[in-house]
RNA sequence: GGUGGUCGCGCCCCGCCCUUGAGGCGGGUCGAGGAAAGUCCGAGCUCCGCAGGGCAGAUUGCCAGGUAACGCCUGGGCGCCGGAAGGCGACGGAUAGGGCCACAGAAAACAAACCGCCCGGAAACGGGUAAGGGUGAAAUGGUGGGGUAAGAGCCCACCGCGCGGCUGGUAACAGCCGUGGCACGGCAACCCCCAAUCGGAGCAAGGCCAAAUAGGCGAUGAGGUCCGGCCCGGACCGCUCGAAUCGCGGGUAGGCUGCCGGAGGCGGCGGGUGACCGCCGUCGUAGACAGAUGACCAUCCACUCGCUGCACGCGAGUGAACAGAACUCGGCUUA
Repeated sequence: GGUGGUCGCGCCCCGCCCUUGAGGCGGGUCGAGGAAAGUCCGAGCUCCGCAGGGCAGAUUGCCAGGUAACGCCUGGGCGCCGGAAGGCGACGGAUAGGGCCACAGAAAACAAACCGCCCGGAAACGGGUAAGGGUGAAAUGGUGGGGUAAGAGCCCACCGCGCGGCUGGUAACAGCCGUGGCACGGCAACCCCCAAUCGGAGCAAGGCCAAAUAGGCGAUGAGGUCCGGCCCGGACCGCUCGAAUCGCGGGUAGGCUGCCGGAGGCGGCGGGUGACCGCCGUCGUAGACAGAUGACCAUCCACUCGCUGCACGCGAGUGAACAGAACUCGGCUUA
């Protein structure tokens, strides 16, 4: 932990009693999770007199699917990590613009010569250089060869990058061919640009009944209200018989409902790589309200220890962790 029994607790059902009370007695079905947690997303549902348009704001950000929907899930692509199995991704744009890249270093954007190398010179110094070294997270293509006074895409081969084209793929992308100014860094989980989505508030939403009070007092008042902000539109109420807003004060905090039949659970078959979808059958599985679901006994199962080094058997013990519904569901995250 499973099953059965005894006692006990809770909703509901049945029967009886009765002092009809929120009562008593008897019997019966059922009675916490995989996360019930977090309240981070998405919805069902409810209300706001239209829930209309826009701005602002927020979220997401490769492609294709799934889903009621999502910031979720599945498959694929690319990048990174790993020996591998696998894992992670904040994954549109840096040629629209702005901003930043500290310190170190010679120099950090259309920048630059500290050491070094080469040439001239007696030396000081002058000229050339960016291959080697140093600094740094990052030094402006990489490797190899040729060439050069020494070097450098200066030239060449390959890679890479830009441009053009072909093939495969729904696509993201991948491969191949040609060409060459052989070269203009990074950060957008900085502002920003682009695309898509978003009315607000929430079960303490809301509806009904009963009861009680003070149909209270005051201020502003001609415009006001429509529950995140602003504008437009619209609707409604009102204009001194005064709407609405604000302040002070008083009463009530009770009962019923919402509250369990759902994008539901379980089983079978079929389709799909998969998430998932379709069909058939079946079930009725907590609904509380300071808030129930517990204890004991027996037996089975599993585990631990001992008899015993093993098997059989016997005996003793444990039922383990995280943890407890409060409208419900799909996720994510955490333990």
Source information: A computed fold for a 335-nucleotide RNA from a marine sediment metagenome, annotated as Bacterial RNase P class A. Its mean pLDDT, the model's own confidence on a scale to 100, is 77. Its Rfam family is "Bacterial RNase P class A". From the family's description: Ribonuclease P (RNase P) is a ubiquitous endoribonuclease, found in archaea, bacteria and eukarya as well as chloroplasts and mitochondria. Rfam classes the family as a ribozyme.